[in-house]
About this RNA:
This is a predicted structure of a 528-nucleotide part of an RNA (small-subunit ribosomal RNA, 5' domain) from an uncultured bacterium. The RNAcentral record of the full RNA draws on Greengenes and SILVA. The coordinates come from a structure-prediction model, not an experiment, and the mean pLDDT is 83. It matches the Rfam family "Bacterial small subunit ribosomal RNA".
Context: one part of a larger RNA
RNA sequence: GGAUGAACGCUAGCGACAGGCCUAACACAUGCAAGUCGAGGGGCAGCAUAAAAGUAGCAAUACUUUGGUGGCGACCGGCGCACGGGUGAGUAACGCGUAUGCAACCUACCUAUCAGAGGGGGAUAACCCGGCGAAAGUCGGACUAAUACCGCAUAAAACAGGGGCACCGCAUGGUGAUAUUUGUUAAAAAUUUAUUGCUGAUAGAUGGGCAUGCGUUCCAUUAGGUAGUUGGAGAGGUAACGGCUCACCAAGCCUACGAUGGAUAGGGGAACUGAGAGGUUGGUCCCCCACACUGGUACUGAGACACGGACCAGACUCCUACGGGAGGCAGCAGUGAGGAAUAUUGGUCAAUGGGCGAGAGCCUGAACCAGCCAAGUCGCGUGAAGGAAGAAGGAUCUAUGGUUCGUAAACUUCUUUUGCAGGGGAAUAAAGUGCAGGACGUGUCCUGUUUUGUAUGUACCCUGAGAAUAAGGAUCGGCUAACUCCGUGCCAGCAGCCGCGGUAAUACGGAGGAUCCGAGCGUUAUCC
Numbered sequence: 001g002g003a004u005g006a007a008c009g010c011u012a013g014c015g016a017c018a019g020g021c022c023u024a025a026c027a028c029a030u031g032c033a034a035g036u037c038g039a040g041g042g043g044c045a046g047c048a049u050a051a052a053a054g055u056a057g058c059a060a061u062a063c064u065u066u067g068g069u070g071g072c073g074a075c076c077g078g079c080g081c082a083c084g085g086g087u088g089a090g091u092a093a094c095g096c097g098u099a100u101g102c103a104a105c106c107u108a109c110c111u112a113u114c115a116g117a118g119g120g121g122g123a124u125a126a127c128c129c130g131g132c133g134a135a136a137g138u139c140g141g142a143c144u145a146a147u148a149c150c151g152c153a154u155a156a157a158a159c160a161g162g163g164g165c166a167c168c169g170c171a172u173g174g175u176g177a178u179a180u181u182u183g184u185u186a187a188a189a190a191u192u193u194a195u196u197g198c199u200g201a202u203a204g205a206u207g208g209g210c211a212u213g214c215g216u217u218c219c220a221u222u223a224g225g226u227a228g229u230u231g232g233a234g235a236g237g238u239a240a241c242g243g244c245u246c247a248c249c250a251a252g253c254c255u256a257c258g259a260u261g262g263a264u265a266g267g268g269g270a271a272c273u274g275a276g277a278g279g280u281u282g283g284u285c286c287c288c289c290a291c292a293c294u295g296g297u298a299c300u301g302a303g304a305c306a307c308g309g310a311c312c313a314g315a316c317u318c319c320u321a322c323g324g325g326a327g328g329c330a331g332c333a334g335u336g337a338g339g340a341a342u343a344u345u346g347g348u349c350a351a352u353g354g355g356c357g358a359g360a361g362c363c364u365g366a367a368c369c370a371g372c373c374a375a376g377u378c379g380c381g382u383g384a385a386g387g388a389a390g391a392a393g394g395a396u397c398u399a400u401g402g403u404u405c406g407u408a409a410a411c412u413u414c415u416u417u418u419g420c421a422g423g424g425g426a427a428u429a430a431a432g433u434g435c436a437g438g439a440c441g442u443g444u445c446c447u448g449u450u451u452u453g454u455a456u457g458u459a460c461c462c463u464g465a466g467a468a469u470a471a472g473g474a475u476c477g478g479c480u481a482a483c484u485c486c487g488u489g490c491c492a493g494c495a496g497c498c499g500c501g502g503u504a505a506u507a508c509g510g511a512g513g514a515u516c517c518g519a520g521c522g523u524u525a526u527c528c
Base pairs, nucleotide, nucleotide: 001528002527003526004525006524007523008522009521010520013380014379015378016377017376019373020372021338026336027335028334030333031332032331035079036078037077040076041075043072044071047070048069049068051066052065053064054063055062056061086291087290088289095216096215097214098213099212100211101210102209105208106207110204111203112202113201114200115199116198118152120150121149128141129140130139131138132137158184159183160182161181162180165176166175167174168173189196190195217263218262219261224254225253226252229251230250231249232248234246235245236244266288267287268286269285270281271280272279273278293314294313295312296311297310316327317326318325319324344370346369347368348367352366353364354363355362356361383414384413385412386411393405394404395403396402397401420464421463422462423461424460428455431452432451434449435448436447437446438445439444440443472517473516474515475514476513477498478497479496483512484511485510486509487508493500494499
């Protein structure tokens, strides 16, 4: 000198863009953060609606009944909840980075192609009845549906086994064709009749799994470590290879090219600095990994050993009728605590994206916006031109006078950024929805029209009056730009280093002046 997720002191006009618990992975009140589908199903708690019937009433009307219709709480079922969002505790590791391999693998939804969907069965939730319990909840009986569940049929380019042929390689081996042969395995319907969905197979795409070479902090005042340990043949297990697991056999395996142990730490793209080499860092953004009160376990599923799922154990908090139960903010806000220190219990799904749905749509603290904070970067302003009686006043000197503050002020002319007042007023919707028409031809496109904007009456524009609403901080002995006077008298004090102060202190305190930066300026901390 540069830099910072900074803090502190003094000061402070505005805007744009970015940023904001670095400490206790400490504990959390409250609200929200994952639902959706009635075009799978039985139904009808609530709402709306139509008709009929009944009851009361002279009538208007009111009430009741009937799932009939729109729709729909709870329930069965499907898809999603493994994404998105948070944090960095653990991890020195194939965790990450890079380059390869899988002749050892999986992949829901999506795309393309081929083939298929025949015929049956038994349950169960909801509703109803009853029991237990303070509650959380739970048990029994009876009834019923499905795209829920289970047989049977059909069966290949799938799977398992046998036979022969051809080709190839990278060791185990791999591939292809064949009218070769034996066995096994599937399905679901809905309705507006036009589509969507269902089953098997192949290929793709996407996403993952596994293996390997190289790289990846410090300590030798850590020198030996290891029994599933190292290897084998076998079995089990897995989507798959493998001591991954198990019985048996052998005695190996790693290590001064640093094993083992200890300390520290998420890794990378990148960021800061530097002429570079290098050094330091890993906040925001992107990729990967790990974790979800602590430890363990599996279930479901294409995918989890699952942040807002389950079970067990533990600590903590809460409820209780004392028998027993409930919970997990390292999601968004917010609270307490810790700390030098870090924001609103805001708005909207309008856009972008995600889930479900045929769609309309619903959900979305993702996201987009707004609020707070000079905490950063950039931009703008606090006026401009003229104006010497060089005014008054302050300060100072060699003092009837000079010098300086200083064109500074006053005064004259001008401007109006910004602020204030009045008026107008967006883009973001090139998109999508509904309706109508048309084209191709059967779900796409085109045209017309209608409608959808949180931010927002915001940005921006116009007009009006008026210099009006807006400057500070640090420093002035040398390093280092900037000097005099007064006070003090080794005192009070200053200080980054050298050092200054004991009676003329450019170094302390005040004043005048000056220098540097400027809505900031200094100090502290850390890195180069």